Overview:
This is a predicted structure of a 107-nucleotide RNA (TPP riboswitch aptamer (THI element)) from Lutibaculum baratangense. It matches the Rfam family "TPP riboswitch aptamer (THI element)". From the family's description: Vitamin B(1) in its active form thiamin pyrophosphate (TPP) is an essential coenzyme that is synthesised by coupling of pyrimidine and thiazole moieties in bacteria. The previously detected thiamin-regulatory element, thi box was extended, resulting in a new, highly conserved RNA secondary structure, the THI element, which is widely distributed in eubacteria and also occurs in some archaea. Analysis of operon structures identified a large number of new candidate thiamin-regulated genes, mostly transporters, in various prokaryotic organisms. The THI element is a riboswitch that directly binds to TPP to regulate gene expression through a variety of mechanisms in archaea, bacteria and eukaryotes. through a variety of mechanisms in archaea, bacteria and eukaryotes. The same sequence occurs in records of 2 taxa. Of the family's consensus pairs, 92% are formed in the model.
[in-house]
């Protein structure tokens, strides 16, 4: 040079569970990168919207579906396994730096 990755820069996707005290607000505790703040709306649920943090963006298990599902565990819960070579799922980059791989010079 020039290929690919990665850092980086903008963009997007996603989940927010369980258990025990407390009238309530809230506290404490399981697991895990992550269980958050604030709002709109409601008799109650549940729903929507903003924003931080964490994860992931087709090399896609981040995350839905199946699923009110199997099997083992726990005080409890996708807590662990299987399902799963299942079916879905969200991008691009001028420049600057690292690693790799390839040419081409020169010593």
């Nucleotide at each position: 040079g020039a290929g690919a990755u990665g850092u980086c820069c903008g963009a997007g996707g996603g989940g927010u569970g369980c258990u025990c005290c407390g009238c309530g607000a809230g506290g404490a505790g399981c697991u895990g990168a992550g269980a958050u703040g604030g709002g709109a709306c409601c008799u109650c649920g549940a729903u929507c919207c903003c924003g931080a943090a964490c994860c992931c963006u087709u090399u896609g298990a981040a995350c839905c579906u199946g699923a009110u599902c199997c099997g083992g565990g726990u005080c409890a819960u996708g807590c662990c396994g299987g399902c799963g070579a299942a079916g879905g799922g969200a991008c691009g980059g001028g420049a600057a730096c690292g690693c790799c791989u390839c040419a081409a010079a020169g010593a």